[in-house]
A computed fold for a 354-nucleotide RNA from a Terriglobia bacterium, annotated as Bacterial RNase P class A. NCBI's taxonomy places the organism under Bacteria, Pseudomonadati, Acidobacteriota, Terriglobia.
RNA sequence: GCAGGCAGACGGGUGAUCGCGAAGUUAAUCACUUCGAGGAAAGUCCGAACUCCACAGGGCAGUGUGCCUCGUAGCGCGAGGGCCUGAAAGGGACGGAAAGUGCCACAGAAAACAUACCGCCGGGUUUCCCGGUAAGGGUGAAAAGGUGCGGUAAGAGCGCACCAGCGGUCCGGAGACGGGCCGGCUUGGCAAACCCCACACGGAGCAAGGCCAAAUAGGGAAACAUUGCGGCGGCCCGCCGCCGUUUCCGGGUAGGCUGCUUGAGCCUCUGGGAAACCGGAGGCCUAGAUGAAUGAUCGCCGCUCAGGCCGCAAGGCUUGAGUACAGAAUUCGGCUUACAGUCUGCCUGCCAUA
Numbered sequence: 001g002c003a004g005g006c007a008g009a010c011g012g013g014u015g016a017u018c019g020c021g022a023a024g025u026u027a028a029u030c031a032c033u034u035c036g037a038g039g040a041a042a043g044u045c046c047g048a049a050c051u052c053c054a055c056a057g058g059g060c061a062g063u064g065u066g067c068c069u070c071g072u073a074g075c076g077c078g079a080g081g082g083c084c085u086g087a088a089a090g091g092g093a094c095g096g097a098a099a100g101u102g103c104c105a106c107a108g109a110a111a112a113c114a115u116a117c118c119g120c121c122g123g124g125u126u127u128c129c130c131g132g133u134a135a136g137g138g139u140g141a142a143a144a145g146g147u148g149c150g151g152u153a154a155g156a157g158c159g160c161a162c163c164a165g166c167g168g169u170c171c172g173g174a175g176a177c178g179g180g181c182c183g184g185c186u187u188g189g190c191a192a193a194c195c196c197c198a199c200a201c202g203g204a205g206c207a208a209g210g211c212c213a214a215a216u217a218g219g220g221a222a223a224c225a226u227u228g229c230g231g232c233g234g235c236c237c238g239c240c241g242c243c244g245u246u247u248c249c250g251g252g253u254a255g256g257c258u259g260c261u262u263g264a265g266c267c268u269c270u271g272g273g274a275a276a277c278c279g280g281a282g283g284c285c286u287a288g289a290u291g292a293a294u295g296a297u298c299g300c301c302g303c304u305c306a307g308g309c310c311g312c313a314a315g316g317c318u319u320g321a322g323u324a325c326a327g328a329a330u331u332c333g334g335c336u337u338a339c340a341g342u343c344u345g346c347c348u349g350c351c352a353u354a
Stems, first nucleotide, its partner, number of pairs: 001350010012301007020036006038325001042336002045334005050205004062201005067081005082094001083092003095196002100194002102190003117137002119133006145163006164186001166183007209258004219249006228242005265284008302323009
């Protein structure tokens, strides 16, 4: 210098004018003062706090997670380790395919039950037939353990050595796992296919939930009235019901208040730990809107890109354009995704020079 990997920080500044929300002062809605979005406030994908509902105990079904150990309130998150993978920095949702079922396009003899297209070898009645074989060729993403030597008619784990895998055993390790020895020779891939194994899981969500509570229309009680209507077989009294008037009670709606922002909180120093993380001391208070505030315009200065001029160069002057993603809504811990532009740290490979 080029190519690449991992992690982190920032993400405009300032002035003027006009506005918005909250709190405080105030008699006041005026006025003044102070405060007023993010690293993701996003997706709502996980896990919790909080609230209400449900709930004897056990099982089935369903959903999710999936190497080991640790961290944590908890998690599907994080840290370290193991294994696999990559030339390396690094990356990986990574239980079981020898319990069973299923699938593996096209091509190919054959995709695992089994089998042979071209070959190779032996025999025959020789443009062909029978038998043996799977080393070589061919097909395919993948071909029946791999390489080599022996062996054979040709071949083959048929025999042997090494390697891979499986089983047993010993050693090391807390464990995942690693290493040694022995054995028969070998069981293709897919479980983000069914399934098996282990573990976890009740539901709804701040529009949860609680409190106050109007008008109108229902509900209940008491009192008054006995004019009206109906019933007590026709009439009168009386009683009952409906309607009526007044007062009271209760539920719900509109509306208001609360939940609401001090919290597994943030910053600095410090102790333990390899790290995630845990502890100690001191300091800080940091949005709470609800037809839903946090904005708009202009000027100046930054930054980036493009053009022009000056300069040997570093660079300077000037013109134009751009300045992201996005926006709280009960709160917190994570994950994922988006992001103009700038900066920082560490690491790997190659090339060149000293």